RNAcentral holds the sequence, with entries from ENA. A computed fold for a 74-nucleotide RNA from a candidate division CPR3 bacterium, annotated as transfer RNA. It matches the Rfam family "tRNA". It is annotated as a transfer RNA. About the family: Transfer RNA (tRNA) molecules are approximately 80 nucleotides in length.
[in-house]
RNA sequence: GGGCUAGUAGCUCAACUGGAUAGAGCAACGCACUCCUAACGCGUAGGUUGGAGGUUCGACUCCUCUCUAGCCCA
Numbered sequence: 001g002g003g004c005u006a007g008u009a010g011c012u013c014a015a016c017u018g019g020a021u022a023g024a025g026c027a028a029c030g031c032a033c034u035c036c037u038a039a040c041g042c043g044u045a046g047g048u049u050g051g052a053g054g055u056u057c058g059a060c061u062c063c064u065c066u067c068u069a070g071c072c073c074a
């Protein structure tokens, strides 16, 4: 220098062929339980879907540029 893959909540991951308000588990916080703690139960909060632009009635999804990480080729 060229190519491929990945990037979504604090962490690990979903999200179908472009279509409902982007969800789940763990973690955090609150309540309940308990002599207390933990576990279990109920609930709450937490997101610029790496960034920018474009296409579209509609984009996590498609296109372009770019950033980061990993792998391959030279």
Stems, first nucleotide, its partner, number of pairs: 001073007010026004019057001028044004050066005